[in-house]
RNA sequence: AACAGACAAAGCCAAACCUGCUGAAAGGCUGGGUCGGAAAGAUACGGGUCUUAACAGAUAGCCGAGCUGCCUUG
Numbered sequence: 001a002a003c004a005g006a007c008a009a010a011g012c013c014a015a016a017c018c019u020g021c022u023g024a025a026a027g028g029c030u031g032g033g034u035c036g037g038a039a040a041g042a043u044a045c046g047g048g049u050c051u052u053a054a055c056a057g058a059u060a061g062c063c064g065a066g067c068u069g070c071c072u073u074g
Stems, first nucleotide, its partner, number of pairs: 003074001004072002012037002017032002020029003035061001041067001043065001045064003048059004
């Protein structure tokens, strides 16, 4: 360095639900919470799904993709 990811260690994130704010909605944000996560980091690029009469929007914790990244038994 690559692969791999443990019954290791140090930290990290936080589903459902509750609270408040916000949005037409899907949803987003704050605090609590802790089902889970090894990219559950950021990016709507491809597909999917959701909202919308439509324009358009949402989802990265649906999958793929490229980008970046902690640790190290082997």
The RNA shown here (c-di-GMP-I riboswitch aptamer) has 74 nucleotides and comes from Desulfopila aestuarii DSM 18488. The sequence was found by an Rfam model in a public genome assembly. The prediction has a mean pLDDT of 86. Its Rfam family is "c-di-GMP-I riboswitch aptamer". Gene Ontology term of the family: cyclic-di-GMP binding. Lineage of the source: Bacteria > Thermodesulfobacteriota > Desulfobulbia > Desulfopila > Desulfopila aestuarii.